RNA sequence: GCACCUAAAGCCAAACCGAUUGCAAAAUCGGUGCGGAAAGUCACGGGUCUGAAAAAGACAGCCGGACUGCCGAAA
Numbered sequence: 001g002c003a004c005c006u007a008a009a010g011c012c013a014a015a016c017c018g019a020u021u022g023c024a025a026a027a028u029c030g031g032u033g034c035g036g037a038a039a040g041u042c043a044c045g046g047g048u049c050u051g052a053a054a055a056a057g058a059c060a061g062c063c064g065g066a067c068u069g070c071c072g073a074a075a
Stems, first nucleotide, its partner, number of pairs: 011036002016031006034061001040067003044064003047059004
């Protein structure tokens, strides 16, 4: 220097409930905690979902990719 276990310090927050926004998927806030070593960010590719739609959207906790990040054994 790299690195993955593990530990420590911390972090995020599934489902559910309440309120609000939206045609909806879903999102935000609060509580809670299924889980996560990137469950941080990005809609670039695929995929799934909403939508009457060839419009327009949602999901990064679906997969891949890109960028960034804490601690730190063994090797």